[in-house]
RNA sequence: CCGUGCUAGGUGGGGAGCUCGUGGUGCCCUGCACCCUCAAUCCACGUACGAGGGGCUGAACUCCCACCCGAGGCUCGGAUCGCCGCCCACUCGGCCCCGUCCCGGUGCUGACGGUCGGGUCCUGCGCAACGAAGCCCCGCGAACCGAGUCAGGUCCGGAAGGAAGCAGCUCUCAGCGGACCGCUCCGUGUGCCGCAGGUCCACCUGACCCGAGCCGGGACAGGUCUCCGACGGGUGGCGUCUCCAGGUCGACGGUGGGUGCACGG
Numbered sequence: 001c002c003g004u005g006c007u008a009g010g011u012g013g014g015g016a017g018c019u020c021g022u023g024g025u026g027c028c029c030u031g032c033a034c035c036c037u038c039a040a041u042c043c044a045c046g047u048a049c050g051a052g053g054g055g056c057u058g059a060a061c062u063c064c065c066a067c068c069c070g071a072g073g074c075u076c077g078g079a080u081c082g083c084c085g086c087c088c089a090c091u092c093g094g095c096c097c098c099g100u101c102c103c104g105g106u107g108c109u110g111a112c113g114g115u116c117g118g119g120u121c122c123u124g125c126g127c128a129a130c131g132a133a134g135c136c137c138c139g140c141g142a143a144c145c146g147a148g149u150c151a152g153g154u155c156c157g158g159a160a161g162g163a164a165g166c167a168g169c170u171c172u173c174a175g176c177g178g179a180c181c182g183c184u185c186c187g188u189g190u191g192c193c194g195c196a197g198g199u200c201c202a203c204c205u206g207a208c209c210c211g212a213g214c215c216g217g218g219a220c221a222g223g224u225c226u227c228c229g230a231c232g233g234g235u236g237g238c239g240u241c242u243c244c245a246g247g248u249c250g251a252c253g254g255u256g257g258g259u260g261c262a263c264g265g
Base pairs, nucleotide, nucleotide: 001265002264003263004262005261006260009057010056011055012030013029014028015027020046021045022044023043024042034054035053036052037051038050063258064257065256066255067254068253072249073248074247075246077244078243079242081239082238083237084236085235086234087233088232091230092229093228094227096223097222099220100219101218102217103216104215105214106213113209114208115207116206117205118204119203120202121198122197123196124195125194126193127191128190129188130187131186133184134183135182137178138177139176140175146171147170148169149168154163155162156161
């Protein structure tokens, strides 16, 4: 160095999460990578690289170590964007006030305003309506413990006569039912009702006085920033996408190095 047979090893790795911690199941990345059973109120374990069983490969493309590259994940900070809150500035628009002009409607068959009155509103009383209760009216209604009358029977008496009294009959208490006419009392989200008083802010309305305005819309100009909205600046909080910078882990890939035994030639 070659051949044969073996062994250690390998048969995927990583991130976040979970956990006191490690690995796995579950999620994600890489990219292709033996099979079966098990595992989130979880499974195995304690410097731990899942437990059990069966295959394949095997000292190098394949196993081990170091370095480079870097998909992707995590984390911190910043920028942009969105939403919300606060502050400032100034302008515009709306609301509001005022002036001028125009248009329309209405008004001498009387506008605005003024005086007096009425209503809407409140309080009290009356009346009415409605409702409830009681009385009145009708009917029923007491084995005994209610009344009257008490057959029979009982008791007293020599007798005449007397006494208590069951059933029955009549009446009525408590109570029950009916009737709703009347009476009393109470109540009311009741009233084109009446009387008295109040309020007179507002609205409606009647009479009288006065005698020319009143209402609506638009244009222009001004005031007010007390209120609302928009534009601008600052600041604080929250959020996710994107971008930037830092930290950390790091698959795939690349480079370099390392790692056996037996037999035969």